[in-house]
RNA sequence: AGGGGGUUAAUUUAAUGGUAGAAUGGCGGUCUCCAAAACCGCUCAUAAGGGUUCAAUUCCUUUACCCCCUG
Numbered sequence: 001a002g003g004g005g006g007u008u009a010a011u012u013u014a015a016u017g018g019u020a021g022a023a024u025g026g027c028g029g030u031c032u033c034c035a036a037a038a039c040c041g042c043u044c045a046u047a048a049g050g051g052u053u054c055a056a057u058u059c060c061u062u063u064a065c066c067c068c069c070u071g
Stems, first nucleotide, its partner, number of pairs: 001070007010024004018054001025043006047063005
């Protein structure tokens, strides 16, 4: 330099155009002499900009970062 892939919650990860889900974590509660475990509830997210569309995590494009391949 060229090509390909990835980026969603504090962490791990679903969602192939129509309400962004789950687990772990955190907080509160029930239970317990206390704690753990268990159970119930709450909390936090689409890397950034632009475009297409009635509607974008999803399609197109640019940028940033990470990984792989070629030279």
The RNA shown here (transfer RNA) has 71 nucleotides and comes from a Eubacteriales bacterium. The organism belongs to Eubacteriales, within Bacteria. Its Rfam family is "tRNA". It is annotated as a transfer RNA. The sequence was found in a public genome assembly.